Predicted 3D model of a 92-nucleotide RNA (c-di-GMP-I riboswitch aptamer) from a Gemmatimonadaceae bacterium. It was read from a public genome assembly, where an Rfam model found it.
RNA sequence: CCCCGACAAUGGCAAACCAGCCGAAAGGCUGGGACGCAAAGCCCCGAGGCUACAGCGCGCCACCGGCGCGCCAUGCCAGUCGAGCCGCCGAA
Numbered sequence: 001c002c003c004c005g006a007c008a009a010u011g012g013c014a015a016a017c018c019a020g021c022c023g024a025a026a027g028g029c030u031g032g033g034a035c036g037c038a039a040a041g042c043c044c045c046g047a048g049g050c051u052a053c054a055g056c057g058c059g060c061c062a063c064c065g066g067c068g069c070g071c072c073a074u075g076c077c078a079g080u081c082g083a084g085c086c087g088c089c090g091a092a
Stems, first nucleotide, its partner, number of pairs: 004090002012037002017032006035079001041085002045082003048077003055071007
């Protein structure tokens, strides 16, 4: 230095849920809270998943508007996986 990850050590992060805020939603932020995580650090490059305001198509209605269904990502998920980058410790 690389691989690897212990009933080691120092620590770190923070699921669900609750409160407040933002958002059409998915979801995000803050505080509380811990299910867990050896990268549950960073990063949308690949795959996958979620949502559909707007747009398009169709149908309906009490019709210049409203409702429903479908499609659609430029939106979202890094705690879905892979890739890339940085990184604490040192047993077998």